Molecule: c-di-GMP-I riboswitch aptamer
Organism: Actinomycetota bacterium
């Protein structure tokens, strides 16, 4: 010094449930709430799962996995 890994410390996001909006839905979006998360940050390439008015080339979920990208702290 580089990698891994993961303490710490400064944070961060943020389930279920509520309330209020948009959609036929799934399911988004603020506010409230904390189950958890080291990427629970993006991203719909792939597998999965879920809606519909069932598509030529509909749609949603990244907090189910894989990939891809980026990104904080650095004891031992």
């Nucleotide at each position: 010094u580089c990698a891994c890994c993961u303490a710490u410390a400064g944070g961060g996001c943020a389930a279920a449930c509520c309330c209020g909006c948009c959609g036929c839905g799934a399911g988004g979006c603020g506010g409230g709430g904390g189950c958890g998360c080291a990427a629970a940050g993006c991203c719909a390439g792939g597998g999965g799962c879920c809606u519909c008015u069932c598509g030529c080339c509909a749609g949603g979920c990244c907090g189910c996995c894989c990939a891809g990208u980026u990104g904080c702290u650095u004891c031992a």